A computed fold for a 333-nucleotide RNA from an Alphaproteobacteria bacterium, annotated as Bacterial RNase P class A. It is recorded under the gene name rnpB. Of the family's consensus pairs, 96% are formed in the model. NCBI's taxonomy places the organism under Bacteria, Pseudomonadati, Pseudomonadota, Alphaproteobacteria. Its Rfam family is "Bacterial RNase P class A". The family's RNA type in Rfam is ribozyme.
C1' cells in the first nucleotide's frame, strides 16, 4: 500500500423542572399527601427463527401410520438447528473463508446454454404375414447399457404429545337468568260447594340465602440452568469446577424525560510540515488529485433503535470512537 481475523466502547458533566418503582419518616376515612434517600433500556431491548424454564390440557405402557424436523465423527451445554476439536469438499498467492457432509443395483421424477425439440453412447424396434407380407416408431435418438441430481418425492437412522403469560392461579361487583328457604293471600287461579261467605292451595309479590359466569383486583412477575469479572486447576478448545468482586428497572395507556450551559465527536472553513496522483515543459518549474500530521473558528450535524413472563442461542439495523490489537501478501530500505 492492500488485505484478513476477533475484542471494547457506543456520548460525558453540572444546573432547573418534571415522570415511574421503591425504603424510611411524619400525615391522612384512605398506599391520602409530604419530605429525605435509593433504583430506573440495549448491544441489540428488534425478527419472534431454533433451544429450554414455567403453567394448563392430554397421556398405564408399547406398536403402526401421518407430519414436522435433524443428518461426516466426537465433545459442550438444562436443551438446541447454538459453540467447539478433528476428518473430507471448494475457494484464495496467502491470513483465512465457504459447506443440509447419509443412500441413485427399492422405485417415480428431472436435464446447463442454444433450439419448437437433447443427460451420454449409439440402429434399430413393435406389431403383423406363408413370406425382409405389411404397417407403425425411429438420429434432437429404437433397443440395450453406463452416468449425474436426495436443497424433487422418496427410502433409511434418529427426534418430536398439544398449547402458550391474552398461559394459569386466587378473590370478586352491578344487571339479568339458575337454585333454595322463608313470609303473605287484598287481586289471578284453583279445590270443598247448588251459590255466596268462609276455609285450603298457588306468587305473577315481599325477603334472606347459594352457585356460575362478566367488568374488575390481586398474584403469576423480577436472585436465577442467572450476566459479567478476578485468581487457580483440569481441557487443544468450547467447557466445567473452586474461588473474588460487582450488578440485576418493571408498568398496563403503559415511567425511564424536557430545557439550558460547557465539553467531546464528526463535517466545514482555516494554519504549519510531510508524502502523494495527473498533465504540461529539455529544463527549473507551474497547475492540480488525494491522504497524514498541525493551528484557530464554528452549526441547523451527533448512529441503529425504546424493555413488558424469564433465560440461552441465531440473524438483521448501526453515525463513529478505540487497543499504535493479532496476523497475511507485496513493495522498498
Nucleotide at each position: 500500500c492492500a488485505g484478513a481475523u476477533g475484542g471494547g466502547c457506543g456520548g460525558a458533566g453540572c444546573a432547573u423542572a418534571g415522570c415511574c418503582g421503591u425504603u424510611u419518616a411524619a400525615u391522612u376515612c384512605a398506599u391520602u399527601u409530604u419530605a429525605a434517600g435509593c433504583g430506573g433500556a440495549g448491544g441489540a431491548a428488534a425478527g419472534u427463527c431454533c433451544g429450554g424454564a414455567c403453567u394448563g390440557c392430554a397421556u398405564u405402557g408399547g406398536g403402526a401410520c401421518g407430519g414436522c424436523g435433524u443428518a461426516u465423527g466426537g465433545g459442550u451445554u438444562a436443551a438446541c438447528g447454538a459453540c467447539c476439536c478433528a476428518g473430507c469438499g471448494g475457494g484464495g498467492u496467502g491470513a483465512c473463508c465457504c459447506g443440509a457432509c447419509g443412500a441413485u443395483u427399492a422405485g417415480a421424477g428431472c436435464a446447463a446454454c442454444a433450439g419448437u425439440g437433447a443427460c451420454g453412447u449409439a440402429a434399430g424396434c413393435g406389431a403383423u404375414u406363408a413370406a425382409a407380407u405389411u404397417c407403425g416408431c425411429g438420429g434432437u435418438g429404437a433397443a440395450a447399457c453406463g452416468g449425474g441430481c436426495a436443497a424433487u418425492c422418496u427410502c433409511u437412522a434418529c427426534g418430536c404429545g398439544c398449547a402458550g403469560c391474552a398461559a394459569c392461579u386466587u378473590c370478586a361487583a352491578a344487571u339479568a337468568g339458575g337454585c333454595c328457604c322463608c313470609c303473605u293471600a287484598u287481586g289471578u287461579a284453583u279445590g270443598u260447594c247448588c251459590c255466596u261467605a268462609a276455609c285450603g292451595u298457588u306468587a305473577c309479590g315481599g325477603g334472606g340465602g347459594c352457585g356460575g359466569g362478566u367488568a374488575g383486583a390481586a398474584g403469576g412477575c423480577a436472585u436465577g440452568a442467572c450476566a459479567u469479572u478476578u485468581u487457580g486447576u483440569g481441557g487443544c478448545a468450547a467447557c466445567a469446577c473452586a474461588u473474588u468482586a460487582u450488578g440485576c428497572a418493571g408498568a398496563u395507556u403503559a415511567a425511564u424525560u424536557a430545557u439550558g450551559c460547557u465539553c467531546g465527536c464528526u463535517a466545514c472553513c482555516u494554519u504549519u510540515g510531510g508524502c502523494u496522483u495527473g498533465u504540461g515543459g529539455c529544463a527549473a518549474c507551474a497547475c492540480u488529485c488525494g491522504c497524514c500530521u498541525u493551528u484557530g473558528g464554528c452549526a441547523u450535524g451527533u448512529a441503529c433503535a425504546g424493555a413488558a413472563u424469564c433465560c440461552g442461542g441465531c440473524u438483521u439495523a448501526u453515525a463513529g470512537c478505540u487497543a499504535a490489537a493479532u496476523c497475511u501478501g507485496c513493495a522498498a530500505a